[in-house]
A computed fold for a 540-nucleotide part of an RNA from Anaerococcoides asporogena, annotated as large-subunit ribosomal RNA, domain I.
The RNAcentral record of the full RNA draws on ENA.
NCBI's taxonomy places the organism under Bacteria, Bacillota, Clostridia, Eubacteriales, Anaerococcoides.
Context: one part of a larger RNA
RNA sequence: GGCGCAUGGUGAAUGCCUUGGCAUCAGGAGUCGAAGAAGGUCGCGAUAAGCUGCGAUAAGCUCAGGGUAGGCGCACAUAGCCAGUGAUCCUGAGAUCACCGAAUGGGGCAACCCGCCGAAAGGCAUCCAUAGAGGAAUCCAUACUCUAUAGGAAGACACACCCGGAGAACUGAAACAUCUAAGUACCCGGAGGAAGAGAAAGAAACAUCGAUUUUCUUAGUAGCGGCGAGCGAAAAGGAAAGAGCCCAAACCAGGGAGCUUGCUCUCUGGGGUUGCGGACACUCAAGAAAGGGAAGAGGCCCCUUAGCCGAAGCUGUUGGGAAACAGCGCCAUAGAAGGUGACAGACCUGUAGGCGAAAAGGGAAGACGGACCGAGAGUGAUCCAGAGUACCACCGGACACGUGAAACCCGGUGGGAAGCAGGGAGGACCACCUCCCAAGGCUAAAUACUACCUGAUGACCGAUAGUGAAGCAGUACCGUGAGGGAAAGGUGAAAAGAACCCCGGAAGGGGAGUGAAAUAGAAUCUGAAACCGUGUGCCU
Numbered sequence: 001g002g003c004g005c006a007u008g009g010u011g012a013a014u015g016c017c018u019u020g021g022c023a024u025c026a027g028g029a030g031u032c033g034a035a036g037a038a039g040g041u042c043g044c045g046a047u048a049a050g051c052u053g054c055g056a057u058a059a060g061c062u063c064a065g066g067g068u069a070g071g072c073g074c075a076c077a078u079a080g081c082c083a084g085u086g087a088u089c090c091u092g093a094g095a096u097c098a099c100c101g102a103a104u105g106g107g108g109c110a111a112c113c114c115g116c117c118g119a120a121a122g123g124c125a126u127c128c129a130u131a132g133a134g135g136a137a138u139c140c141a142u143a144c145u146c147u148a149u150a151g152g153a154a155g156a157c158a159c160a161c162c163c164g165g166a167g168a169a170c171u172g173a174a175a176c177a178u179c180u181a182a183g184u185a186c187c188c189g190g191a192g193g194a195a196g197a198g199a200a201a202g203a204a205a206c207a208u209c210g211a212u213u214u215u216c217u218u219a220g221u222a223g224c225g226g227c228g229a230g231c232g233a234a235a236a237g238g239a240a241a242g243a244g245c246c247c248a249a250a251c252c253a254g255g256g257a258g259c260u261u262g263c264u265c266u267c268u269g270g271g272g273u274u275g276c277g278g279a280c281a282c283u284c285a286a287g288a289a290a291g292g293g294a295a296g297a298g299g300c301c302c303c304u305u306a307g308c309c310g311a312a313g314c315u316g317u318u319g320g321g322a323a324a325c326a327g328c329g330c331c332a333u334a335g336a337a338g339g340u341g342a343c344a345g346a347c348c349u350g351u352a353g354g355c356g357a358a359a360a361g362g363g364a365a366g367a368c369g370g371a372c373c374g375a376g377a378g379u380g381a382u383c384c385a386g387a388g389u390a391c392c393a394c395c396g397g398a399c400a401c402g403u404g405a406a407a408c409c410c411g412g413u414g415g416g417a418a419g420c421a422g423g424g425a426g427g428a429c430c431a432c433c434u435c436c437c438a439a440g441g442c443u444a445a446a447u448a449c450u451a452c453c454u455g456a457u458g459a460c461c462g463a464u465a466g467u468g469a470a471g472c473a474g475u476a477c478c479g480u481g482a483g484g485g486a487a488a489g490g491u492g493a494a495a496a497g498a499a500c501c502c503c504g505g506a507a508g509g510g511g512a513g514u515g516a517a518a519u520a521g522a523a524u525c526u527g528a529a530a531c532c533g534u535g536u537g538c539c540u
Base pairs, nucleotide, nucleotide: 001539002538003537004536005535006534007533008532009531015525016490017489020461021460022458023457024456025455026454027453028452029450030449031156032155039100040099041098042055043054044053046078047077050074051073061094062093063092064091065090066089070082071081072080105114106113107112115124116123117122126153127152128151129149130148131147132146133145134144161192162190163189164188165187172179176226202209203208213240214239215238216237223231224230244442245441246440247386251270252269253268254267255266256265257264258263259262275420277384278383279382280380281379282378283377284376291373292372301363302362303361304360305359307355308354309353313328314327315326316325317324330345331335337349338348339347391415392414393413394412395411396410397409401427422437423436424435425434426433477484478483497524500511501510502509503508
């Protein structure tokens, strides 16, 4: 030195574990903010660096409710306190709530600086709305300025869902230009718990249906398409849900303004709301109910935000420890689960089942009272029924539909009706026929989503996995910045965490002691391999 055996070091794999994640389902909730949010800065403890909590009343103050023997957070120490006159803790409602931040008295390099009024508290930004006051050139007026208002706005977010504005390219077409990707991504505005749509100028087809939305189907059909790549309906039918209404006008009454003094304009109220219309006049009926829910208060009731009751086992054996094994019993509307020194229906927490709210919030149905809505028929071509509108031309957009025979819908520019004996549509256009009534508005439910809360579940993960993050992680660290972004879990049943002695400056170790175990000793479960030793056998 090699090979083997034994035994160590190092190292962290593996096994086992789970405080953390992931996904789905169900229910709830779907906002917060000038009454100062979200998010921060700085503080507050006997000792206090961090986290958590809180705000100069500062790990807290008050009240109401629950609850019971301990408590002074994570956090295991000392000191000092609190607590059956009910603390700590949990729930509800209040009080306080420094400074920055929309940040709003002015400024500013956020958490700072400087003001005015006021004794202090407090107030003092801008814009909009409403009401009022002052007030130029310039007489009236207007501009402009100011005041008041428990009137409003602003800012944040859930990288979700929705509506609108604006709007790519890569890519595909096996190149590429129309086309596609795609009205996608990105950006902006706005809102709600949903949004949008919505009560036919509809869909159909000679028969009819009767707002909207979503879904199945129709159907990859009809179509569109360098008829390429691709794009791609609708009606009918089945289902979910179901709900209908209000103005404008004619006409009437009242108020106001203007001037040309009998008109015009305007405001408020009545009236009226549809395609079998309404007003007005006349005639008939009636002489206000039936009915309605999308609006409101209180009580009862239900739910949420604390909680409470809750069955039934002992003995022996082994062991450090019993829940194991053995024996004999028990409960079960409870044999879900977790914990307890090994595997527990009956030890603990629970589970099945049942009960519970002073306060705050949410809610259905029914009843009650008030208010609201709510009225028929006929005759009459007297009046009204949404105008720079419909429509047309040109140019675009959007419709599954790329200009096409291209309707329907929307817009830009120009032109520009009829008005009920009227008007629009039925895929150019015309006729006939049929359907409908534009140019005003509102409208739950069925539908979409999940930052957040609660519960449940998993042929989901188990520390290189699962969230980036199981540990003080969007941290350390990197970057001027936008931004990027880790590593890091496990003593033991219990700290019983090793008094005391010895070597050493210490680190570390040897005894002693604890423990079932210390090769469980804090660099701590198990402890593979690479790598490095020690002892020994054989070989060289």

Model confidence (mean pLDDT): 84 of 100.